[in-house]
Annotation:
Small-subunit ribosomal RNA, 5' domain from an uncultured bacterium, 523 nucleotides, folded computationally. Its mean pLDDT, the model's own confidence on a scale to 100, is 87. Its Rfam family is "Bacterial small subunit ribosomal RNA". Gene Ontology terms of the family: structural constituent of ribosome and ribosome.
Context: one part of a larger RNA
RNA sequence: AUUGAACGUUUGGCGGCACGCCUAAUACAUGCAAGUCGAACGAGAAAGUACCUUCGGGUGCGAGUACAGUGGCGGACGGGUGAGUAACGCGUAGGAAUCUACCUUCAGGUGGGGGACAACUCGAGGAAACUCGAGCUAAUACCGCAUAAUACCUAAGGGUCAAAGUGGGGGAUCUUCGGACCUCACGCCAGAAGAGGAGCCUGCGUUAGAUUAGCUAGUUGGUGGGGUAAAGGCCUACCAAGGCGACGAUCUAUAGCUGGUCUGAGAGGACGAUCAGCCACACUGGAACUGAGACACGGUCCAGACUCCUACGGGAGGCAGCAGUAGGGAAUCUUGGGCAAUGGGCGAAAGCCUGACCCAGCGAUGCCGCGUGUGCGAAGAAGGCCCUAGGGUUGUAAAGCACUUUCAGUCGUGAAGAAAAGCUUGAAAUUAAUACUUUCGAGUCUUGACGUUAACGACAGAAGAAGUACCGGCUAACUCCGUGCCAGCAGCCGCGGUAAUACGGAGGGUACGAACGUUAAUC
Numbered sequence: 001a002u003u004g005a006a007c008g009u010u011u012g013g014c015g016g017c018a019c020g021c022c023u024a025a026u027a028c029a030u031g032c033a034a035g036u037c038g039a040a041c042g043a044g045a046a047a048g049u050a051c052c053u054u055c056g057g058g059u060g061c062g063a064g065u066a067c068a069g070u071g072g073c074g075g076a077c078g079g080g081u082g083a084g085u086a087a088c089g090c091g092u093a094g095g096a097a098u099c100u101a102c103c104u105u106c107a108g109g110u111g112g113g114g115g116a117c118a119a120c121u122c123g124a125g126g127a128a129a130c131u132c133g134a135g136c137u138a139a140u141a142c143c144g145c146a147u148a149a150u151a152c153c154u155a156a157g158g159g160u161c162a163a164a165g166u167g168g169g170g171g172a173u174c175u176u177c178g179g180a181c182c183u184c185a186c187g188c189c190a191g192a193a194g195a196g197g198a199g200c201c202u203g204c205g206u207u208a209g210a211u212u213a214g215c216u217a218g219u220u221g222g223u224g225g226g227g228u229a230a231a232g233g234c235c236u237a238c239c240a241a242g243g244c245g246a247c248g249a250u251c252u253a254u255a256g257c258u259g260g261u262c263u264g265a266g267a268g269g270a271c272g273a274u275c276a277g278c279c280a281c282a283c284u285g286g287a288a289c290u291g292a293g294a295c296a297c298g299g300u301c302c303a304g305a306c307u308c309c310u311a312c313g314g315g316a317g318g319c320a321g322c323a324g325u326a327g328g329g330a331a332u333c334u335u336g337g338g339c340a341a342u343g344g345g346c347g348a349a350a351g352c353c354u355g356a357c358c359c360a361g362c363g364a365u366g367c368c369g370c371g372u373g374u375g376c377g378a379a380g381a382a383g384g385c386c387c388u389a390g391g392g393u394u395g396u397a398a399a400g401c402a403c404u405u406u407c408a409g410u411c412g413u414g415a416a417g418a419a420a421a422g423c424u425u426g427a428a429a430u431u432a433a434u435a436c437u438u439u440c441g442a443g444u445c446u447u448g449a450c451g452u453u454a455a456c457g458a459c460a461g462a463a464g465a466a467g468u469a470c471c472g473g474c475u476a477a478c479u480c481c482g483u484g485c486c487a488g489c490a491g492c493c494g495c496g497g498u499a500a501u502a503c504g505g506a507g508g509g510u511a512c513g514a515a516c517g518u519u520a521a522u523c
Stems, first nucleotide, its partner, number of pairs: 001522003005519004010515001013370006019363002021328001026326003030323003035073003040070002048061005080281003089206007098198003103194004108189003111145001113143002120135006151160003165186006173180002207253003214244003219241008256278004260271004283304005306317004334360001336359003342356001343354004373403004383394004407464001409459005417450001422444008467512005472493003478507005488495002
């Protein structure tokens, strides 16, 4: 000088900005944290209410709404943690044998068929979780056929591989009155590029120990085969006997790495909280499925430990998400508000979801700012303390007089964070079209959790706001009383055994100040 600090029978006014389980990667009650799309698809309630009624009910609205299901996209991002890892994990500089959903650009296509399975209905089993059988059905779900290159394979002749529709508008023509058809938008398929992303390889750098000296059989290389998006012992069969190591292999211990942070004149040393990049992990171990992407925190399967339910047959669960609980600990917060902003997912959009995020709450945990009054005021009051008893000191301090009102308080005014989207309208593009749609412009109407916001104004009154440590030397600051090697102090030297500036108290002083000291830690 510094800290993610802690502690003190210490003290504590306000605000701004930050930060807040460093320990048990211990166990978790409860709520929330990933959904969305009806403009992909089939189906489809009820409460309530209006009317009718043969009083059983029916019809309309509710409503093509809710709850489900098929299908699509997203649940691989965002958020958490640092257990593991001494490694191409990270950092840096390069490389070639790769993939890439959504997005952008270019140039093509989107023809014609088929059969199912959920939902649903019926039946059955089960305590439950859930499961089974039969039957019906739609699609942008699934499967053939056609077409096929600048795609893929090739023995260079040839061969192989696609697709899906939905919505808006509409003048002729056709119509089974549904539509066909035209057009626009959003999609879909196969290619070529781009952007961003991801995988792989390599040089160099990356803690300690030799009281760890030898290590290695898929081991090192080759050939054939397999596998992957892709090079490769990545895997496999055979062949060869290699490969690494005192320039420290192997083993052991420790540890996420970096930008950075702290310190220091620097070189260096120590550290890696918050923020940002990368990596790893998600009760423990293993595995794959789906998918553009995972071997997947809030997915699946198996095994294990633990917890819970059970009708004992069998089931359910995973906070290292946000809050919160118990435990551990010197020690670390609210079971808060809102999607208003920023960002993300889905959607044509309206919008929905979002414990990301933005805010508020708690904590002097840190840094910074402000305040606790200002001026005058000597009879140097009283009281305290000391005294050589004269006085000195506390001390302009107080009282008193005059003034001010920051902050806090009460009342009022009141920004910015809000731009969009929507609606009306004008132009352009598109088009058969003055529809629709898109783009640009104008106008209009709204949308704020914070929030009793910030800021400003008014009101009242010095009113509500100072402590802590130290005073032997180091080290700024001294006397008296008590105690008598006791009680005690102490960072080091050392104080205390009757005159203690070192213990305890008092008066006085010194330092810092909403803090002060102590402890721990680093330079």